The part of an RNA shown here (small-subunit ribosomal RNA, central domain) has 349 nucleotides and comes from an uncultured prokaryote. It matches the Rfam family "Bacterial small subunit ribosomal RNA". Rfam links the family to the GO terms ribosome and structural constituent of ribosome.
Context: one part of a larger RNA
RNA sequence: CUGGGCGUAAAGCGUGCGUAGGCGGUUAAGUAAGUCGGAUGUGAAAGCCCAAGGCUUAACCUUGGAAUUGCAUUCGAUACUGUUUAGCUAGAGUACAGUAGAGGGAAGCGGAAUUCCUAGUGUAGCGGUGAAAUGCGUAGAUAUUAGGAAGAACACCAGUGGCGAAGGCGGCUUUCUGGACUGAUACUGACGCUGAGGUACGAAAGCGUGGGGAGCAAACAGGAUUAGACAAAAUGGUAGUCCACGCCGUAAACGAUGAGAACUAGGUGUUGGGAAGCUUGACUUCUUAGUGCCGCAGCUAACGCGUUAAGUUCUCCGCCUGGGGAGUACGGCCGCAAGGUUAAAACUC
Numbered sequence: 001c002u003g004g005g006c007g008u009a010a011a012g013c014g015u016g017c018g019u020a021g022g023c024g025g026u027u028a029a030g031u032a033a034g035u036c037g038g039a040u041g042u043g044a045a046a047g048c049c050c051a052a053g054g055c056u057u058a059a060c061c062u063u064g065g066a067a068u069u070g071c072a073u074u075c076g077a078u079a080c081u082g083u084u085u086a087g088c089u090a091g092a093g094u095a096c097a098g099u100a101g102a103g104g105g106a107a108g109c110g111g112a113a114u115u116c117c118u119a120g121u122g123u124a125g126c127g128g129u130g131a132a133a134u135g136c137g138u139a140g141a142u143a144u145u146a147g148g149a150a151g152a153a154c155a156c157c158a159g160u161g162g163c164g165a166a167g168g169c170g171g172c173u174u175u176c177u178g179g180a181c182u183g184a185u186a187c188u189g190a191c192g193c194u195g196a197g198g199u200a201c202g203a204a205a206g207c208g209u210g211g212g213g214a215g216c217a218a219a220c221a222g223g224a225u226u227a228g229a230c231a232a233a234a235u236g237g238u239a240g241u242c243c244a245c246g247c248c249g250u251a252a253a254c255g256a257u258g259a260g261a262a263c264u265a266g267g268u269g270u271u272g273g274g275a276a277g278c279u280u281g282a283c284u285u286c287u288u289a290g291u292g293c294c295g296c297a298g299c300u301a302a303c304g305c306g307u308u309a310a311g312u313u314c315u316c317c318g319c320c321u322g323g324g325g326a327g328u329a330c331g332g333c334c335g336c337a338a339g340g341u342u343a344a345a346a347c348u349c
Stems, first nucleotide, its partner, number of pairs: 004320003007303002012317001014201004021194003025088007033081002035077008049065006091191001092188004096183004103177007110154001114150008125136002162169002206247006215241002220236002258316006266294012278281001298305002322349003331342004
C1' cells in the first nucleotide's frame, strides 16, 4: 500500500461555525470531458510465451505468431458521471399564526439560614469526640429576645421533567436576545451534507490588575490518635471560592458511542404541540418532535445494542496498528507563568 477496525480490547477531535476539497434530489434538451467500442500510427532488437524447423538429442540456434495490458490521432456510442441551457418541488430555507422551556446578557428586588456587632433576660458552663484535648466562657459565653450589618447560595415546587452545540443552566420581576416545536397556506427553487487548515465557545483548578470576603476551606498552627501519624477524626485558619476586566484551553470535557440521510416487528411510561371521536372525561384513538424502560429480526468475543442501533446501506471528516520507554526528549507554535499543543528514537520484554 491492499486491507481490517474505533461502546468496554489500541482507536470518535470537548463542542459549534465555516474556507478549500469530497459527495449530492427530480425532468427534458444540447455537448461529449470522464466512460465504452472500432480504425490507423507507434510501443527497437534480443528475452519471456506458442507453433514449426536446424544441429544424432538436449542445452543452443533459425523462422513465424502472440504478447507489449501503454501513448497519440481519428471515427463512432450516449446509459451513468461531468458540463451548458430551460424547468420541477418531495431536500433545504423564508414569510404568517401559535406553544413550551433553569437557553444566554444586563439591571433591580425578596425571604429563610449563617457569622459578626449593639442592647435586654440569664448563669456556669459551652463546644467537640470512639473517648478526649486544643478552643470559647465570670472582662458574663452557650441559650433566648429585639435591632443592625455583611457576603454567598436559592429549601419546598423538583420529575431517568425542561432548555442548550458542548461546557452547562434552578428564588422573583423588568428589559435586550438566540434556538426549537406545531399548524395551515403562500413564496424561493437544490440554495444541500460533510468539513483538512482556520475561527469561536469551552467545568474546575490556576495566573494578572482592582474590588469583596459571611460560610466553607488546599497550605499552615497547636491539640489528640499512634510504635511513628508529614494521614483520617477534632479546634482554628490563609490563598481560593464571589464580582469586573484580561489570560489559561485542559477533564472519566462520558452515551467512554463523530456528523448527515434512507430503510428495518412491537409493547409500555413521560414532556411539548396538533387532529378526530363520542359516553364531554382525571376519556379514547391517531399523528408529530423529544426523553426513558422492555423487547423481535439482525449484530456482538461476550457484556449488551436493538426506529434515540452497537441492525442494513450511502456520503464526508477524525483516529488506531504489541507492552514499556512516553503523551516523554528535541525542535516549532501558543502562554505572564503554571504549562498546553504538535511529537520521536535508542534501549528493553